A computed fold for a 355-nucleotide part of an RNA from Zea mays subsp. mexicana, annotated as large-subunit ribosomal RNA, domain IV. The coordinates come from a structure-prediction model, not an experiment, and the mean pLDDT is 82. Rfam family: Bacterial large subunit ribosomal RNA. Rfam links the family to the GO terms ribosome and structural constituent of ribosome.
Context: one part of a larger RNA
RNA sequence: UCAAAUUUAAGGAACUCGGCAAAAUGAUCUCGUACGUUCGACAAGAAGAGAUGCCCUCUAUAUAUUUAUAUAGCUGGGUGGCACAGAAUCGGGGGGUGCGACUGUUUACCUAAAACACAGCAGCCUGCUAACACUAACAGUGGUCGUAUAGGUUGUGAUUCCUGUCCGGUGUCUCGUGAUAUAGUGAUUAAAGUUGUAUUUUUCUAGCAAUAGGAGGUAUGACUUUGAAACUUGAAGACGAGAUAAACGACGGUCUUAACUAUAAGGAUCCUAAGGUAGCGAAAUUCCUUGGCCGCUAAUUACGGUCCUGCAUGAAAGGAACAGCGAUGCCCCCACUGUCUUAAAUUUGAGUCCG
Numbered sequence: 001u002c003a004a005a006u007u008u009a010a011g012g013a014a015c016u017c018g019g020c021a022a023a024a025u026g027a028u029c030u031c032g033u034a035c036g037u038u039c040g041a042c043a044a045g046a047a048g049a050g051a052u053g054c055c056c057u058c059u060a061u062a063u064a065u066u067u068a069u070a071u072a073g074c075u076g077g078g079u080g081g082c083a084c085a086g087a088a089u090c091g092g093g094g095g096g097u098g099c100g101a102c103u104g105u106u107u108a109c110c111u112a113a114a115a116c117a118c119a120g121c122a123g124c125c126u127g128c129u130a131a132c133a134c135u136a137a138c139a140g141u142g143g144u145c146g147u148a149u150a151g152g153u154u155g156u157g158a159u160u161c162c163u164g165u166c167c168g169g170u171g172u173c174u175c176g177u178g179a180u181a182u183a184g185u186g187a188u189u190a191a192a193g194u195u196g197u198a199u200u201u202u203u204c205u206a207g208c209a210a211u212a213g214g215a216g217g218u219a220u221g222a223c224u225u226u227g228a229a230a231c232u233u234g235a236a237g238a239c240g241a242g243a244u245a246a247a248c249g250a251c252g253g254u255c256u257u258a259a260c261u262a263u264a265a266g267g268a269u270c271c272u273a274a275g276g277u278a279g280c281g282a283a284a285u286u287c288c289u290u291g292g293c294c295g296c297u298a299a300u301u302a303c304g305g306u307c308c309u310g311c312a313u314g315a316a317a318g319g320a321a322c323a324g325c326g327a328u329g330c331c332c333c334c335a336c337u338g339u340c341u342u343a344a345a346u347u348u349g350a351g352u353c354c355g
Stems, first nucleotide, its partner, number of pairs: 001350008010341002014339001019336001027052005036042001038158001053079004058073006080084001092334007099326002104116002120156007132142003159321004164251003169248002171244007183232003189227012202215005252270005279313001280310001291307005
């Protein structure tokens, strides 16, 4: 010097970001216990007060059955110590407020929380070969050997009181109009080619002629190839009209006005899909800001209450309140202390220096 301990006059948080650490509390019995409250075996072991050793007498009960032991007791008696839960084990308490209702879960190895989850609430999807999910798959499997009081998914997050306005935009759903794509038909029709039958006062060749042969014309069938249109069926998107916010989301300016002043119930005007309702509010949200006032302190950018001028609160990205709960954040008080004023002594272990 370091590490781990013990003790300390007077003070008692003046330490410090912060009572971090330490100290204090502590057992059993008897008494006693506030605000609040969801009325609960809640708060509560609230808080707070007292008793506790050993010996003897007596009473009751139980076990045992002589004699003992245990428990409870008597406005019983006595007795020793500084100290009787004599060591060890072994809650500090109270008040206010934020957040999250709660038990639970989490960053194995820097964050345990106000984050996640949760019961409860709500929306949407799904009629069973369900929706949805896994998968290369039209196989197979889960969902489920379940069936809408079920299953999936999204948000909110006990409870209590509540959850306002807006469907113009985006999304979703419903309905409608008019098309086409796709798929299908080959009864219609055109062109080219091949060909059957009938007919011919067209023409060529041979023949004196009758006639024979060939090339055409006309009428009517069959087949092949290519193309066109037609007909039947008929979406989605698009276009149009609606619904829907516990869907994504949004929820205004300016001017003016009351017989002091100030303020503005009211009025005017512009814009909008509609202009923020109930609540709460310098807040885990307030820039200005250490806002104003009150309380707490000798003194407080903190904390609590209140106001409202909300830079930029607000209703299931829930709003407000809330008993209980929390190794939760902040503030205050009591007790307590070497945290400190201010340092000292001691013990054990390790190391360094001097001799």